The RNA shown here (small-subunit ribosomal RNA) has 1500 nucleotides and comes from uncultured Bacteriovorax sp. The sequence is in RNAcentral, with records from ENA, Greengenes and SILVA.

[in-house]
RNA sequence: AGAGUUUGAUCCUGGCUCAGAGUGAACGCUGGCGGCGUGCUUAACACAUGCAAGUCGAACGAGAAAGCACCUUCGGGUGCAAGUACAGUGGCGCACGGGUGAGGAACACGUAGGUCACCUGCCCAUCGGAGGGGGAUAGCCCGAAGAAAUUUGGGUUAAUACCGCAUACGUUGGCAACAAGAAAGGGUGCUUUUUGCAUCUGCCGAUGGAUGGGCCUGCGGGAUAUUAGCUUGAUGGUGAGGUAAUGGCUCACCAUGGCGACGAUGUCUAGCCGGUCUGAGAGGAUGAUCGGCCACACUGGAACUGAGACACGGUCCAGACUCCUACGGGAGGCAGCAGUGGGGAAUAUUGCGCAAUGGGCGAAAGCCUGACGCAGCAACGCCGCGUGAGUGAGGAAGGCCCUCGGGUUGUAAAACUCUGUCAGAUGGGAAGAACGGCCUCGGGUCGAAUAGGCCUGAGGAUUGACGGUACCAUCAAAGGAAGCACCGGCCAACUUCGUGCCAGCAGCCGCGGUAAUACGAAGGGUGCAAGCGUUACUCGGAUUUACUGGGCGUAAAGCGCGCGCAGGCGGAUGGGGAAGUCAGAUGUGAAAUCUCGGGGCUCAACCCCGAACGUGCGUCUGAAACUCCUUAUCUCGAGUCUCGAAGGGGGAAGCGGAAUUUCGCAUGUAGGGGUAAAAUCCGUAGAGAUGCGAAGGAACACCAGAGGCGAAGGCGGCUUCCUGGGCGAAGACUGACGCUGAGGCGCGAAAGCGUGGGGAGCAAACAGGAUUAGAUACCCUGGUAGUCCACGCUGUAAACGAUGUGCACUAGAUGUGAGAGGUUUGACCCCUUUCGUGUCGUAGCUAACGCCUUAAGUGCACCGCCUGGGGAGUACGGUCGCAAGACUAAAACUCAAAGGAAUUGACGGGGGCCCGCACAAGCGGUGGAUUAUGUGGUUUAAUUCGAAGCAACGCGCAAAACCUUACCUGGGCUUGAAAUCCUGCGAAUCCCCCCGAAAAGGGGGAGUGCCCUUCGGGGAAUGCAGUGACAGGUGCUGCAUGGCUGUCGUCAGCUCGUGUCGUGAGAUGUUGGGUUAAGUCUCGCAACGAGCGCAACCCCUAUCUUUAGUUGCCAGCAUUGAGUUGGGCACUCUAGAGAGACUGCUUGGGCCAACCAAGAGGAAGGUGGGGACGACGUCAAGUCCUCAUGGCCCUUAUGUCCAGGGCUACACACGUAAUACAAUGGUGCAUACAAAGGGAAGCGACCCGGCGACGGUGAGCGAAUCUCAAAAAGUGCAUCUCAGUUCGGAUUGGAGUCUGCAACUCGACUCCAUGAAGUUGGAAUCGCUAGUAAUCGUAGAUCAGCACGCUACGGUGAAUACGUUCCCGGGCCUUGUACACACCGCCCGUCACACCAUGGGAGUUGGUUUUACCUGAAGUCGUCACCUUAACCACUUUGUGGAGGGGAGCGCCUACGGUCGGACUAAUGACUGGGGUGAAGUCGUAACAAGGUAACCGUA
Repeated sequence: AGAGUUUGAUCCUGGCUCAGAGUGAACGCUGGCGGCGUGCUUAACACAUGCAAGUCGAACGAGAAAGCACCUUCGGGUGCAAGUACAGUGGCGCACGGGUGAGGAACACGUAGGUCACCUGCCCAUCGGAGGGGGAUAGCCCGAAGAAAUUUGGGUUAAUACCGCAUACGUUGGCAACAAGAAAGGGUGCUUUUUGCAUCUGCCGAUGGAUGGGCCUGCGGGAUAUUAGCUUGAUGGUGAGGUAAUGGCUCACCAUGGCGACGAUGUCUAGCCGGUCUGAGAGGAUGAUCGGCCACACUGGAACUGAGACACGGUCCAGACUCCUACGGGAGGCAGCAGUGGGGAAUAUUGCGCAAUGGGCGAAAGCCUGACGCAGCAACGCCGCGUGAGUGAGGAAGGCCCUCGGGUUGUAAAACUCUGUCAGAUGGGAAGAACGGCCUCGGGUCGAAUAGGCCUGAGGAUUGACGGUACCAUCAAAGGAAGCACCGGCCAACUUCGUGCCAGCAGCCGCGGUAAUACGAAGGGUGCAAGCGUUACUCGGAUUUACUGGGCGUAAAGCGCGCGCAGGCGGAUGGGGAAGUCAGAUGUGAAAUCUCGGGGCUCAACCCCGAACGUGCGUCUGAAACUCCUUAUCUCGAGUCUCGAAGGGGGAAGCGGAAUUUCGCAUGUAGGGGUAAAAUCCGUAGAGAUGCGAAGGAACACCAGAGGCGAAGGCGGCUUCCUGGGCGAAGACUGACGCUGAGGCGCGAAAGCGUGGGGAGCAAACAGGAUUAGAUACCCUGGUAGUCCACGCUGUAAACGAUGUGCACUAGAUGUGAGAGGUUUGACCCCUUUCGUGUCGUAGCUAACGCCUUAAGUGCACCGCCUGGGGAGUACGGUCGCAAGACUAAAACUCAAAGGAAUUGACGGGGGCCCGCACAAGCGGUGGAUUAUGUGGUUUAAUUCGAAGCAACGCGCAAAACCUUACCUGGGCUUGAAAUCCUGCGAAUCCCCCCGAAAAGGGGGAGUGCCCUUCGGGGAAUGCAGUGACAGGUGCUGCAUGGCUGUCGUCAGCUCGUGUCGUGAGAUGUUGGGUUAAGUCUCGCAACGAGCGCAACCCCUAUCUUUAGUUGCCAGCAUUGAGUUGGGCACUCUAGAGAGACUGCUUGGGCCAACCAAGAGGAAGGUGGGGACGACGUCAAGUCCUCAUGGCCCUUAUGUCCAGGGCUACACACGUAAUACAAUGGUGCAUACAAAGGGAAGCGACCCGGCGACGGUGAGCGAAUCUCAAAAAGUGCAUCUCAGUUCGGAUUGGAGUCUGCAACUCGACUCCAUGAAGUUGGAAUCGCUAGUAAUCGUAGAUCAGCACGCUACGGUGAAUACGUUCCCGGGCCUUGUACACACCGCCCGUCACACCAUGGGAGUUGGUUUUACCUGAAGUCGUCACCUUAACCACUUUGUGGAGGGGAGCGCCUACGGUCGGACUAAUGACUGGGGUGAAGUCGUAACAAGGUAACCGUA
């Protein structure tokens, strides 16, 4: 520090996800030791049991028992125990310590202050005092009630308990006079033994301090406006009460205030902080442990005591719950430490000790202390250590993989040599302990004192829960000690097997449908390690809420527009102030933590010491640039006045003509209208057309412009009236008066609503006609609201420049509107300038597109808005509206995208250019018939398999009777029919017989060879038998592959290097102007070159030359039946080598060039004709059955052998062919001319036989020699005469021939006989542009035989092409795109089904809260005429009265409770609404291309 994920790819926007750190954690697997920490986050749920707050005899009175000892009259007594225990009065403490976080949004907390408005026990300092009295009461004793708790009567008693009196300062009150107000003793020692003295301690008053608090204030830290108004003690005053103290804290009276958009009130949530986690920081999250504060103590209320409480282990009352009960009443409060139940994913021992630290009481010893110190449990966290170290290659065995060679696990192990941490055993063994008191010996001080107290020194004995722990030593032994997750990318780490969209994985992207590095297992590897993973949560990454540090033209985002209160911001100059700001000083910012420097535990974690930090707040002093406040001044911002010009700016009234429609009259006759075409419709009752007239409403042609005006919406005939704004030119005046603008107010197209008018045209709804599969549409004929006017409402639009307003600055060029100035004769032109409105463009900006002085540039000010897509601008609530609806505006749930711009393709019922037998123009076919053949289908035991639009279908098959053959039935074989290796036997080989359908099986006979030899034998070749390695498979996968092939397409394309442009994908080149068959060439050009394609090079063919003449040829010579022979090689021909054609030449066109047209010459002319040759790629095209090959499968069978059958079936459908339908023909006779091939298990001449197929014979020929071999159409003559025929030949019967082991299923051919359909073929469709189509025959491959197929060959030999509108295919450019599996694309909505969350809903049930009213416990306060009363007072004195107290009663307040209502909230509810999600449901086709009616927005 980033990464993955939207796309075919790119850049951007934007969300989701990951890597990091952390935790009081939990869960899974695993687990050796130690140190230091931490440990109910949930039910502030309920709690059994024990403990957690007592202490003081030096405040007080009283005061046992057990036991021991002695005595005894055996009843008991005395002493010790013991002034002890228990209990009581009294004092201090119990308000600390410990727990928890329910409540509380508050002066609760933090921080800084105030308190002249206050308190403070114990402690410290100082001053002063402590005199003299009194009456009670617990305890105790005797009773009473009660189950108990407890209550109560009488009697007696003490105090540092209580009450007076005296005294009283610097206390309190008061102006003062004056008044009021206190106490307590105890211990020790000495002593004249009851008066004193000393000392220690305690007490009272006062002052001050310290400590701890109370109260008040500024500032700070949650959410929500779908909570906007709240408040009656409310705000203030006066007076009074109350309090320690201020204060409406309370009360009486008076006033009417107070709070709130800087968020009152309400609702929800929450203990706050130091800190902790994270982060570079700013921030964000958090508030366990430790520390500070607050709050609470079963729930609610209340006070008492006290220095302090409205009190966790106190009291009273009410309530809920639990327990006891004799039913009458009582008791209780673990959110103290342990522990129990419950809840929960989840959190420990009913431990030891007061030794240390701290606390309470005490003079002290000491007692108490679940505070605390320790131990126990838990890998819960952090830190440390170990599980061994060295050597060790035959790289062991085993595992795994394998190309079978090997590799890997792996120096890993074993083995050898060492070491001894931890754990184990044995032994030793700390620090933490110092104080205090005690003993001994001193010193100082008070004192008369050698007594005592206080202070202090030395020595001694004593005190440890942890714990025989840390630590140390010795002993033995590598011995006891490694797991977890991951291995597709992110992200380090790869193979095999299993599985087969199953099982499963998954944080995101995504894996899995038979070769899964993604599932499961194994081997191996990677990471961390006594842990490792997962889950949950926080921060980070996320600049993804942006203060640091984002945006708003098109991605989400500028309010439709203006006016304007508050608010924010604000021109120039001078003076003053000093709030902000800045500087210095100072106080504070607790400790702990963090950071730094040291130190201590062996290190570390941990602990200790010191420093620094603590961005904040307060106080003092200073500065005055900037902001601010104030004062004075200024003119440039802003405004006012004068003059001028422009304008569809607004409102009102009036006027005008053209046109449509309707009506009237007239002319006139059969149509009109409408459409792609029609029909509905109008018209013989006279339409339409034409003429004249009338009525009425609405809108204003031309001018008219990228032009003008307005804030926007918007505004267009003419005239008049009223009226707003802007602009220009000069000056004069005011003197910052300004900009923006949350709320607020106003304006605001169309549609719509209300009331009343109006209504010509147009026209939702509606009706009809068409179209269509349908057509609730598009088209047509009609037609009502509405459109128009007046008044009122609505308040929205794609209200758009998708661009808020204002100001300033930053190159220009060129139009245009309104002015002014200059020049000028000029209203021309030109120049300057201001305002407006356009286009282009530099810098700059932008993701790009683009914007660019009218900014989307550079800045300032203010406002509005955005934060992934969907759900949704929806629900609920509120406000507005007559309604429609508008404004405001969520959540659950769901997805990993949604999106912007640009790129390359593809596509378009987009455009342009061009080509092709693509159409057109022609010729001939197919589709109809019969047959052949292939396919589908059907059938079958099998009808083997493949090929499937073009590009499967006379295709694989250039030959299915057996074989082929892969299929079926049956019969056999199992190392196999063929291959390699091993062992044994026999050489090999040949002949015959039996059984059987054959394969196979059985039997007999003949026969011994070659090489070496030590003569025993061995070897090669070959056969048989055996054994196991293996063979074999036309079995599967062409979607695992190689190779080969088809196709687009012989279309002209496809790319690269360097450079340049672009952030990039990419572009350029390759586009453009011409041209070509061609990306062929040329010109231009940020391109310059190059490659694969095109062309050429290759072959055949057309002309010529030359070489060579046999088997070829024959001009001339001779010869023959015949080039038969002699001769010749001129010619033809053959086959080698060459020539030739290149737009080379001419003319014209082409701006030039390329090139084109015409021409000459030439055998051939513009690639002469034909062939071979097929770019990058596409179709997961075809082929595992040619071959090869991975994987899988079969192995007495899916292998192999044999016989027979099948591939040849046949209601049917399709393709491709053959033959025809006839006279351009058929038949008969005669007759002419090819090319190219084949031939030895062959071609086979001549001759003979047969009607013929053919047979017999066998000359010649391995072939320019012989042969197949006859070419046919053609030509000549004859005949048939338009008919199912002398056309046509299918089918069938009979007889044969040939091949072959064999023609039944199932061959070809011949002869005789038979003589079917068919008379030119519907929709539709195919081929062909010249030696082509058409037509005619010939040959070959395959092959024993079988050709209408295929391949090749020649003969005869046309027609037509105006042209590119249309169909099909293709190329280039351009355009749109929501497509990229690429239009056979994408995609919308209803309906049906399943699931999910949610709204409404008659209601129902809870919770919270509240107005009003009722009730009114305890308690404070007030009152108190009744009851009662020790202290004090008085008097008429053993009583009465008074003061005062207590009680009952009453009153105010008030908790719980109750009643009628209200508000909010939660759950639930028949039914219902939409929404979301869901591989293959239904209906259509709305959108994306001109998406086939351009789309979209608002409204009905």

It matches the Rfam family "Bacterial small subunit ribosomal RNA".